[in-house]
């Protein structure tokens, strides 16, 4: 250097262009116990970033940042 795949919560992951982006886990608080695990309840928290196309964008295009695989 070129050609390609990823990017969504602290963590692993959903989500046909169309209702308030949900799910496990974790973090906090509560019920429960003598205290705590464990359960059961609430309850936080996120679409890398800027532009455009769309009546609508997490999802499509372009450039940008990151990170990975080939080839040279």
């Nucleotide at each position: 250097g070129c050609u390609c795949c990823c990017g969504u919560a602290g963590c692993u992951c959903a989500a046909u262009g169309g209702a308030u982006a949900g799910a496990g886990u974790g973090g906090c608080g509560g019920c429960c116990u003598c205290c705590g695990a464990a359960g059961c309840c609430g309850u936080u928290g996120a679409u890398g970033g800027c532009u455009g196309u769309u009546c609508g964008a997490a999802u499509c295009a372009g450039c940008c940042c990151g990170g990975g695989a080939g080839c040279a």